A computed fold for a 102-nucleotide RNA from a Pseudomonadota bacterium, annotated as TPP riboswitch aptamer (THI element).
RNA sequence: CACUUCUGCUAGGGGUCUUCAUGCGAAAAAUGCAUGAAGCGAGAGAUACCCUUUGAACCUGAUACGGAUUAUACCGUCGUAGGGAAGCAUUCGAUGCUCCUU
Numbered sequence: 001c002a003c004u005u006c007u008g009c010u011a012g013g014g015g016u017c018u019u020c021a022u023g024c025g026a027a028a029a030a031u032g033c034a035u036g037a038a039g040c041g042a043g044a045g046a047u048a049c050c051c052u053u054u055g056a057a058c059c060u061g062a063u064a065c066g067g068a069u070u071a072u073a074c075c076g077u078c079g080u081a082g083g084g085a086a087g088c089a090u091u092c093g094a095u096g097c098u099c100c101u102u
Base pairs, nucleotide, nucleotide: 001096002095005094006093007089008088009087010086011052012051013050014049016046017039018038019037020036021035022034023033024032058083059082060081064077065076066075067074
């Protein structure tokens, strides 16, 4: 000097499931609630995590289709489908370029 990518600040958006065990409940099973363990994941209720238009964070389609799994919204497809929450940053930091000194 550049840049606004990272990052920071403020504001906003979003998800929270599956299986097993025990207990409660129930004639039994299923559903439900509580606790614990396990699975995937950034996150499975967190002063956290992720995402904010350059938007697959997340929602809808979807009780979808294919595959795997003890099981699942686990993986893939669907998806150039439809929706979806933003502004600021003088200085400092990361980054890039140039110059000077040693």